[in-house]
RNA sequence: GACCUAUCUAGAGCGGGCGAGAGACUUGGCUCGAUGACCCCGCAGCAACCGAUCGGCUACCUCGGCCGCCACGGUGCUACCGCCAAGGUGCGAUAGGAG
Numbered sequence: 001g002a003c004c005u006a007u008c009u010a011g012a013g014c015g016g017g018c019g020a021g022a023g024a025c026u027u028g029g030c031u032c033g034a035u036g037a038c039c040c041c042g043c044a045g046c047a048a049c050c051g052a053u054c055g056g057c058u059a060c061c062u063c064g065g066c067c068g069c070c071a072c073g074g075u076g077c078u079a080c081c082g083c084c085a086a087g088g089u090g091c092g093a094u095a096g097g098a099g
């Protein structure tokens, strides 16, 4: 990379570096950007997918399953609804799983 499942109108920005395009792709539009975007790094924050702790229910020999709490760990995210409309063998992103 291909496969399976879930989610994608909530939320959360400063500093440093770089230097020209960026918002996935195509078309059309609308935005962001030399008052420095995108990207990278640091810090801060948001959220709660997975793990841990704790509590409840269920099952019980055990392992478990479900719900809640929390924010310690692993990710993720922090302009605009995945920016909008249409399109593609459900195109893309994130998490978990399987391999």
Base pairs, nucleotide, nucleotide: 003097004096005095006094007093008092013043014042015041016040017039021032022031023030025087026086027085028084029083044078045077046076049074050073051072054068055067056066057065058064082091
SAM riboswitch aptamer (S box leader) from a Chloroflexota bacterium, 99 nucleotides, folded computationally. It matches the Rfam family "SAM riboswitch aptamer (S box leader)". Rfam's curators write: The SAM riboswitch is found upstream of a number of genes which code for proteins involved in methionine or cysteine biosynthesis in Gram-positive bacteria. It was read from a public genome assembly, where an Rfam model found it. The model forms 89% of the base pairs in the Rfam consensus.